[in-house]
Context: one part of a larger RNA
This record gives sequence, C1' cells and structure tokens, in this order.
RNA sequence: UGACGGGGGCCCGCACAAGCGGUGGAGCAUGUGGUUUAAUUCGAUGCAACGCGAAGAACCUUACCUACUCUUGACAUCCUUGGAGCCUUCUGGAGACAGAAGGGUGCCUUCGGGGGCCAAGAGACAGGUGCUGCAUGGCUGUCGUCAGCUCGUGUCGUGAGAUGUUGGGUUAAGUCCCGCAACGAGCGCAACCCUCGUCCUUAGUUGCCAGCGAGUCAUGUCGGGGACUCUAAGGGGACCGCCGGUGUAAAACCGGAGGAAGGUGGGGAUGAUGUCAAGUCAUCAUGGCCCUUACGAGUAGGGCUACACACGUGCUACAAUGGGCAGUACAAAGGGUCGCAAUGCCGCAAGGUGGAGCUAACCCCAGAAAGCUGCUCUCAGUCCGGAUUGGAGUCUGCAACUCGACUCCAUGAAGUUGGAAUCGCUAGUAAUCGUGAAUCAGCAUGUCACGGUGAAUACGUUCUCGGGCCUUGUACA
Repeated sequence: UGACGGGGGCCCGCACAAGCGGUGGAGCAUGUGGUUUAAUUCGAUGCAACGCGAAGAACCUUACCUACUCUUGACAUCCUUGGAGCCUUCUGGAGACAGAAGGGUGCCUUCGGGGGCCAAGAGACAGGUGCUGCAUGGCUGUCGUCAGCUCGUGUCGUGAGAUGUUGGGUUAAGUCCCGCAACGAGCGCAACCCUCGUCCUUAGUUGCCAGCGAGUCAUGUCGGGGACUCUAAGGGGACCGCCGGUGUAAAACCGGAGGAAGGUGGGGAUGAUGUCAAGUCAUCAUGGCCCUUACGAGUAGGGCUACACACGUGCUACAAUGGGCAGUACAAAGGGUCGCAAUGCCGCAAGGUGGAGCUAACCCCAGAAAGCUGCUCUCAGUCCGGAUUGGAGUCUGCAACUCGACUCCAUGAAGUUGGAAUCGCUAGUAAUCGUGAAUCAGCAUGUCACGGUGAAUACGUUCUCGGGCCUUGUACA
C1' cells in the first nucleotide's frame, strides 16, 4: 500500500421488510448429470453452466459409429503430356464408384495464341471440428451503469509511499459548493444519439373525411377537400427558469404556480482502470506439438431422439373470477415474387382446387384473444383436466420405420393448490390475453419483438445478501 475481520461509523440496491404471482408436488416439453450404447460427436459447470453455442439433428447439417471406397487427394498454387469443354444412354453396385457406347468439336483472336475446363503422371505440397483458451489475437461474460481509476508539476517522507481523491454539506453520480500544500488535467458520471409523450410549420398518396355535391341494401364508393387523424422531415418546449421557505448572500433540498410533461420526464443505446491464468484453438485468426494410403477425403445406413434414475428452465392443469355453445366489439408491430395469396367451390376438419390482387400506407398473411351479451353445467375426479393408447387421414419433403407437424373418431392417466426451501416484480410494472418475426422444405411450450386488460404494497433500514466511502486491528500478500 492492499486484502481480510462473526471491528466501528455513514450510505445505496426488489437486499430485507410490506405486497402480488410463481418454482419445489402432477403430466408433458426442453437442457444437463448419470447410466446404457458400435456411436449415443464436441464444448459450457456456484452466482456468471444446465429452452446455453443450436435463429430450428428425418437425409443434408454432422464433427460420432459401422460398412464399402480414394491416396498430390473433396479444396489451392506450380510442372510435363494428352484432350475441346459439354451432353445423352446402358451394365454392376446401397451409393460413392467402376466399366462400356453414342452425339459433339464450342468462346475470344492482331491467327502467333489466349481464357477457363477435363484426364493421366511426378513431386513440392494440400488437408485435420486432432491437442494446448495455462503460449496467443479477436470477441464475450462477471463484479457493475457500481462510482470509481489515474496522471503532470509542486510539497511531505531516508524509502516503500502519501498528498491531490481526505474534511463539512449535497447529489443518482469523485454531482456540485465551501474549506484545505496543493494547483491543474485525463479515462469514467452527466450531456451530445435513438425512441415515446405536447405543440407548430411544410407536404397530401396508396393514408384521412369535418363541411359541399352525387350514388348505394350497405361501405371514403365517386367528384372533391387539407380542416381532423395519420404519415415523415424541420423546428419550439423543461432550465430548479419563476414564487415562497430552509440552508453559510453557497451547492442544494422542500412546497407552490404555470404547463402535455418537473426536477435525470419514461424507455433504449452507451459498460472506466481492473478482477476471475473466467469462457471460446469447434465462428475466425494464430505460435508450438501431433497425423500424412490417415487423426485427411468420398458414400450408404445408423447415432446425436437411448432410459431404473437425479437436477435446472418452461408449458398445461387441478376448475365456477370457471368449462361448453351461440351472437357481437376494439390493437400494435411485422412479413411477402423460389413469396403472401382474396372472393368462389369441395371436405366434419387438417387441407384440397382454383387463381383476382400485390415488388406493398394500395393486395395478402389476418379471424386478434381476453372482453361484452344470452343459454347451459351446480362442486362431482365432474360438460374440470388433458397425458397415454387404438383407428382413419392431411401436409412438407427423393424419403416421415428408427425420428416431423397437424386433423377427425374413440380412449380419458396423474392431478383437488404442492414439505423443507427458493425465484421474479415498485406502474402502464406484476399478473393475465392474444399477435408477429428470425431460423426455416417441414418442425416452437424456446427466443426476440408487439399491442389489449390492468393491480397490491413500500412503516422503514434492526436483521440476510451484494456494493461504495472513511476509520481501526492483523502472526496474511
């Protein structure tokens, strides 16, 4: 000087408390451990691994296993020789591949040749998702969006170092003020950026329809209009600016006015110096080591989907604030030409048929759902719950046996609110309800985004956990 203390003081955080809803019990989905296996490829392992890499394993992917094959190689550059490249057919085979037959003589040209392509040969070399993340770059997690981390000069100390950065206030903040052997500065904080909330200006189609006219069973449908909504570009607006009080004529805090918004207005992006030899050699790059007729490469089939079990994360429930049936209303944000696909017709349905329109404020996906209204069920393992299983089908795809999703009929398991323990959340939040997208042929209870309905509680900081500053002790570094 740090680190640590079941030392002290001050302060903060859904940290506790006050509340609301869960997990832990059931069934299923998914990941992991374990076990099994020819293989169940590899990595991630307290918080900070476990719906994680994987924004999507039937083949492919694929790295694993088995079998069959290749050896200058699936891929790159160079050399020699030959050939047009290319296309079609047949035989064997699971295919890779092996063999055979046929068509054909391309492109540019300064006629010298050139450009790519194929086959054979020789070696230089290729290749490795092989090892080492404790040799590394890059990227990332974490403490933590916590308020800290440093430097120059000066001064003090023999020195390691200290001071500044401590103290009194204040703040979300090393934020600002005052004081002070310090005076300044840098990286962080804040602001500048995006978005939501208010107003104005400009613009008016594909969007809108107040007033005017026309038309319809009905509909901005048509003429028209720019008022309104909206769209999207530029501006205004919020700064403790104004008033009162407190405070040290300070910083600031408390209350009020005006205002769409008030004290960082809400949300996002943004992550200092460092810590964990944290994670990643399997994104990529890369040192070293290792393999080189194999640890490289091709193909088919299998596996990654196994299953006495254990754990994590979720979905669906156990019902009446509910289930069923019927009628009826209101979103936002996205996506679409290898695509989204209306109306119509067929099918109980998944879906099929057909194809208007749309490169999209125009057309389509597209019915929002919870909600509201009426009827029914009347507390039951039920008209709750839907697992499992049998049968029949649809769709995608070369192909759904291992191993896809969905539909219909039948079946109708556990489950009556979950022990110890434990998690999330402070407002348009929790809870609840649907919608869309990425990946994607197909496959979503996951992820990311979008809106609808919309709470309860916070006395407070004694305690638990984590963190910041000062101080104290130490046999630790």